RNA sequence: ACCUUAUCCAGAGAGGUGGAGGGAUGGGCCCGAUGAAACCCGGCAACCGCUUGAUGAUUCAAGCCCGGUGCCAAUUCCCGCAAGAUAUUUAUAUCUUGAAAGAUGAGGA
Numbered sequence: 001a002c003c004u005u006a007u008c009c010a011g012a013g014a015g016g017u018g019g020a021g022g023g024a025u026g027g028g029c030c031c032g033a034u035g036a037a038a039c040c041c042g043g044c045a046a047c048c049g050c051u052u053g054a055u056g057a058u059u060c061a062a063g064c065c066c067g068g069u070g071c072c073a074a075u076u077c078c079c080g081c082a083a084g085a086u087a088u089u090u091a092u093a094u095c096u097u098g099a100a101a102g103a104u105g106a107g108g109a
Stems, first nucleotide, its partner, number of pairs: 002108007013041001015040003021031003025080004042072003047068002049064006076101001081098008
């Protein structure tokens, strides 16, 4: 690199270092010298974990945050493929659902 599975409309600093980039990708639209990335501190959350209770049970509920991750602009920022609905200038717009892609956890290989 790859496979399986769960989740992705909530939440999180007006701190320090740093100096110009960043938001995966194409398009759009944004963020950024009133300071980007990165690092440190701080914080959020509760996937794994731990505790308690229930269950016939793989399970469910509540709690904890010492440990392993994760995360801290905008829904995964929006669209990108398919189906449906509405409107009309018949090709676009808006909306809904699903997929794809991606991210993270856990397991596998």